[in-house]
Context: one part of a larger RNA
RNA sequence: ACCGACGAGUUGUUGUUUGUUGCAGGUUAAGCCUAUAAUGGGUGUAGCCAAAGCGAAAGCGAGUACUAAUUGUGCGAUGGUAGCAGAUAGCAGACCCGAAACCGAGUGAUCUACCCUUGGUCAGGAUGAAGUUCCGGUAAGACGGAAUGGAGGUCCGAACGCAUUUACGUUGAAAAGUGAUGCGAUGAACUGAGGGGAGGAGUAAAAGUCUAAUCAAACUCGGAGAUAGCUGGUUCUCCCCGAAAUAGCUUUAGGGCUAGCCUUACGUACUGUAUAGUGGGGGUAGAGUUACUGACUGAGUAUUGGGGCCCACCAGGCUACCGAACACAAUCAAACUCCGAAUACUACUAUAUGAAGCGUAGGAGUCAGACUAUGGGGGAUAAGCUCCGUAGUCAAGAGGGAAACAGCCCAGAUCAUUAGUUAAGGUCCCUAAAAUGAGAUAAGUGAUAAAGGAAGUAAAAGUGCUAAGACAGCUAGGAUGUUGGCUUAGAAGCAGCAAUCAUUUAAAAAGUGCGUAAUAGCUUACUAGCCGAGUACUUUUGUGCCGAAAAUUAGCGGGACUAAAGCUCAUUACCGAAACUAUGAACCUUGAUAUUAGUAUUAGGGUGGUAGGGGAGCGUUCUAUGUUAGGUUGAAGCCUUACUUUAAAGAGAGGUGGACGAAAUAGAAGUGAGAAUGUCGGU
Numbered sequence: 001a002c003c004g005a006c007g008a009g010u011u012g013u014u015g016u017u018u019g020u021u022g023c024a025g026g027u028u029a030a031g032c033c034u035a036u037a038a039u040g041g042g043u044g045u046a047g048c049c050a051a052a053g054c055g056a057a058a059g060c061g062a063g064u065a066c067u068a069a070u071u072g073u074g075c076g077a078u079g080g081u082a083g084c085a086g087a088u089a090g091c092a093g094a095c096c097c098g099a100a101a102c103c104g105a106g107u108g109a110u111c112u113a114c115c116c117u118u119g120g121u122c123a124g125g126a127u128g129a130a131g132u133u134c135c136g137g138u139a140a141g142a143c144g145g146a147a148u149g150g151a152g153g154u155c156c157g158a159a160c161g162c163a164u165u166u167a168c169g170u171u172g173a174a175a176a177g178u179g180a181u182g183c184g185a186u187g188a189a190c191u192g193a194g195g196g197g198a199g200g201a202g203u204a205a206a207a208g209u210c211u212a213a214u215c216a217a218a219c220u221c222g223g224a225g226a227u228a229g230c231u232g233g234u235u236c237u238c239c240c241c242g243a244a245a246u247a248g249c250u251u252u253a254g255g256g257c258u259a260g261c262c263u264u265a266c267g268u269a270c271u272g273u274a275u276a277g278u279g280g281g282g283g284u285a286g287a288g289u290u291a292c293u294g295a296c297u298g299a300g301u302a303u304u305g306g307g308g309c310c311c312a313c314c315a316g317g318c319u320a321c322c323g324a325a326c327a328c329a330a331u332c333a334a335a336c337u338c339c340g341a342a343u344a345c346u347a348c349u350a351u352a353u354g355a356a357g358c359g360u361a362g363g364a365g366u367c368a369g370a371c372u373a374u375g376g377g378g379g380a381u382a383a384g385c386u387c388c389g390u391a392g393u394c395a396a397g398a399g400g401g402a403a404a405c406a407g408c409c410c411a412g413a414u415c416a417u418u419a420g421u422u423a424a425g426g427u428c429c430c431u432a433a434a435a436u437g438a439g440a441u442a443a444g445u446g447a448u449a450a451a452g453g454a455a456g457u458a459a460a461a462g463u464g465c466u467a468a469g470a471c472a473g474c475u476a477g478g479a480u481g482u483u484g485g486c487u488u489a490g491a492a493g494c495a496g497c498a499a500u501c502a503u504u505u506a507a508a509a510a511g512u513g514c515g516u517a518a519u520a521g522c523u524u525a526c527u528a529g530c531c532g533a534g535u536a537c538u539u540u541u542g543u544g545c546c547g548a549a550a551a552u553u554a555g556c557g558g559g560a561c562u563a564a565a566g567c568u569c570a571u572u573a574c575c576g577a578a579a580c581u582a583u584g585a586a587c588c589u590u591g592a593u594a595u596u597a598g599u600a601u602u603a604g605g606g607u608g609g610u611a612g613g614g615g616a617g618c619g620u621u622c623u624a625u626g627u628u629a630g631g632u633u634g635a636a637g638c639c640u641u642a643c644u645u646u647a648a649a650g651a652g653a654g655g656u657g658g659a660c661g662a663a664a665u666a667g668a669a670g671u672g673a674g675a676a677u678g679u680c681g682g683u
Base pairs, nucleotide, nucleotide: 001683002682003681004680005679006678011092012091013090014089015088016087017086018085019084020083021082022081023080025049026048027047031043032042033041034040053060054059063075064074065073066072095233096232098230102223103222104221105220106219107218114196115195116194117193118192119191120190121189122187124156125155126154127152131148132147133146134145135144136143160184161183162182165180166179167178168177199215201211202210236617237616238615239614240613241612246259247258248257249256250255260366261365262363263362264361265360266359267358268357271356272353273352274351275350276349277348278347279346280345286339287337288336293333294332295331297329298328300326301325305322306321307319308318309317310316369394370393371392372391373390374389375388376387377386378385399410400409401408414585415584416583417582419581420580421579425575426574427573428559429558430557434572435571436570437569438568439567446561452546453545456543457542458541459540460539461538462537463536464535465534473530474529475528476527477526479503480502481501485497486496509524513522514521586607587606588605589604590603591602592601593600594599595598618672620669621668622667623666624665625664630660637656638655639654640653641652643650644649
């Protein structure tokens, strides 16, 4: 891991409620009598419920209490009882499994920590303390030297003990080891045997260490099915309906209670819902700002006032400073409003719908919501962010589309059909289905993105110039007073300042740019000739370009696509879903008709579904009918099988098996497994 078996809402009791049965007041309990294999039958009226309530009570009584009194208010004037069955609640382990823990009584110091008693062990080598002797030395000492001596938690190093570093080992040879390396090795050393004290206790050169592979409180049994607002699991079928993820309160926030929303039963009003009309109140969006409050910008006025300067004081003056206020212009507001919608809400009326509403009672579940669109708050006008309002979808919703893709688009799946029509979305190939007409795009734009940038391109509008020749190009001219004046070392068109006249002309600036120290030189404006038809600019629209850097080709789903298979406009076809239609079938339900109460016919409607409510069934074991039918001419069980039913399921046949045993009607449950890191067994 698989297979098999086992494995979870039970039982008692007391309430509530629904159904049903008996009686109309209901009913017995223990006990006693009787009888049986067992259930039973009789008796038993003690008790319980009901039959009258109200008041604290006296008490009164269909009323009573409050009160001096209520035309008032509260509670009453009304829910029989005993069984059986279902549902549910309380108390009990109360659907099952699961703690870490707590308490009690015991068992442990053969492991280990410490202590006590009594024993044992430590190769070899090294160092050479005190003391002693002798010699030297001294007045005597001290002191020095040599020898002797053999001290030490001394040194090196085996046994023995330990465990520094490293490798291996890591389902090991081993639930702590092996190899190498290392530390102690006469000591606070190591070790044998016996003994001591223990669970909030022992022991501890102290690490929360150790106390039998267990220690921040051992182990065993018991209280005990501790408790678990937590996790996991909870077993057959079909039919009807079908939620919530919100509010309030909560030592409450992943739990609860009440309400909301679901379901079932009963009852009940023209109740609900939608649309239209009529009538209401509003202060949102917007708008506004001499209509208030507040904010805010500019320039102005200023006799509030302030700063600076002048001034001995008083008084006053000046001011290119600030500035309340004022008027002007411009602007803003969730907590501004002179104004003010659309929606929404609400009353009445009408129409449509047709029980969808409301009430009482039984049963729930839900209190983590998600995204999309939209109105907002928070955040950074960030988030697949967060918090509200409104709507939708998912949740609890399959099918088609969006390549794939809970929350987007279409559409709500009772079942069957190799029938048809459509939706969203599509129609070159993958891949079902397409063409036509008119435009634009050249960027593979399409098939991601901004500010900004550009003689891209198409279209539209406008304004100049232009056959008296434009625009561009080429040829030629582009002069004179004059090097104008000033300035300056110089200033000659061209450093700078002011001015910017006149002449000759087809035209030519007191000069557009380059250039020189200053001149010079080149060039432009301007003019003519050549040429011969459009040219220059502005605005708008469509569509492209740049802006554009990331780790796979990897931002069309791919191939591939250019008068498209991309984009815009138009037209007509087609494809395309569990939608709609067609045909048949099942179930639920409303009405009508017929009808011996069960049904039939007919006209409609409905049948996605988690939590959850309701209804109807299938199967298993046992009991009764029952010594049943059946059965050695073969029961149960097991194996095979192409049959039947809307499902759980049920037959038939054959084989095996070798003695029991259906079906039916009732009854009772140890009554249904795929999941619980389930339990046991097998492989």
A computed fold for a 683-nucleotide part of an RNA from a Dehalococcoidales bacterium, annotated as large-subunit ribosomal RNA, domain II. It matches the Rfam family "Bacterial large subunit ribosomal RNA". Taxonomically the source falls in Dehalococcoidales (Bacteria, Bacillati, Chloroflexota, Dehalococcoidia).